[in-house]
Molecule: Bacterial RNase P class A
Organism: fish gut metagenome
RNA sequence: GAGUAGGCUAGGUUAUCGCUGCAGUUAGUAAUAGCUGGAGAGGAAAGUCCGGGCUCUACAGGGCAAAGCGCUGGAUAACACCCAGAAGGAGUGAUCCUUGGAAAGUGCCACAGAAAAUAACCGCUAAUAGCCUUGGCUAUUUAGUAAGGGUGAAAAGGUAGGGUAAGAGCCUACCAGUAAUUAUGGUGACAUAGUUAGCUAGGUAAACCCCGUUUAGAGCAAGACCAAAUAGGAGGGGGGCUGGCCCGCCAAAUAACUCCUCGGGUAGGUUGCUUGAUGCGUUUGGUAACAAACGUGCUAGAUAAAUGAUGACCACUUCUUUUAAGAAGAACAAAACCCGGCUUAUCGGCUUACUCCU
Numbered sequence: 001g002a003g004u005a006g007g008c009u010a011g012g013u014u015a016u017c018g019c020u021g022c023a024g025u026u027a028g029u030a031a032u033a034g035c036u037g038g039a040g041a042g043g044a045a046a047g048u049c050c051g052g053g054c055u056c057u058a059c060a061g062g063g064c065a066a067a068g069c070g071c072u073g074g075a076u077a078a079c080a081c082c083c084a085g086a087a088g089g090a091g092u093g094a095u096c097c098u099u100g101g102a103a104a105g106u107g108c109c110a111c112a113g114a115a116a117a118u119a120a121c122c123g124c125u126a127a128u129a130g131c132c133u134u135g136g137c138u139a140u141u142u143a144g145u146a147a148g149g150g151u152g153a154a155a156a157g158g159u160a161g162g163g164u165a166a167g168a169g170c171c172u173a174c175c176a177g178u179a180a181u182u183a184u185g186g187u188g189a190c191a192u193a194g195u196u197a198g199c200u201a202g203g204u205a206a207a208c209c210c211c212g213u214u215u216a217g218a219g220c221a222a223g224a225c226c227a228a229a230u231a232g233g234a235g236g237g238g239g240g241c242u243g244g245c246c247c248g249c250c251a252a253a254u255a256a257c258u259c260c261u262c263g264g265g266u267a268g269g270u271u272g273c274u275u276g277a278u279g280c281g282u283u284u285g286g287u288a289a290c291a292a293a294c295g296u297g298c299u300a301g302a303u304a305a306a307u308g309a310u311g312a313c314c315a316c317u318u319c320u321u322u323u324a325a326g327a328a329g330a331a332c333a334a335a336a337c338c339c340g341g342c343u344u345a346u347c348g349g350c351u352u353a354c355u356c357c358u
Stems, first nucleotide, its partner, number of pairs: 001356009011314007019040002022037006042332001046343002049341005054219004062250003066215005071085004086099005100210002105208002107204003121149002123145005128139005157175006176200002178197008223271004233262006244254001278297008316329005
């Protein structure tokens, strides 16, 4: 100087005024008002993409279907996240990316090419016929062939020899791949070293599919309680061997009623609602993710929506210029039940470790 992989932060202090909620206190029958004290929107609050906590559906269980995941082991409440490894690939490297099965079956691979999975365009050989004739050439023919050439991303493993009418793993030697298997190491994915088999035609499963594994559904506008009001309304269907009820189907279980249409009233308040799979610190165990123990803390809870405005000083970045001063700038963005992740947007600042070049 150029890179790789992370962590923290996202201006600070103070004064005045204003808003919301909590605690204490004073006045008041109460509503409410005053005083004091503390707190008050992010790293992504966004997306709603995963996983849950919690609530309800009857007590939510079994099978099929459907959907998700997919190398191995670990951690976690759980996950497609995270940690550590294995194999393959990219990179000089630090590092990064990918991941069940093509030998269960089916399908697809444009164009070119004879042919993209039962191959024959040009060729090679033999027979037949014809011509010339030591031997060669030709073909509206027949049989064999896939070594050579061409097309293509990919065309029946590679090199050498034998063999053949001409060839071909047809045979042999060596090599490569594949399958099975033995020994050793490892929890395992796998690795190393052997043995056997001429087994030798690719890719694709984010194509259908196969294998293994997970999953009931709906969701805080879920629910619970209080108050108030109305019409203890009308009609139709099924009904105890039946029907209803859970996303679909089957059965189980439950239970005695249940489904549809029309019409009327209310939609106000409280709660759920923030003490948690919680924050911070230390120690111990572990390669790590993480776990345990001890100590310490309570940090928004609004409901048409509060979390703000102004001033001063300091800090950060950029520019100008005479030590120092002046000017300008500051992104993406706004809680609504909560938590663990992922993805996307983004002005800046600080910092750790490692790699390459000079």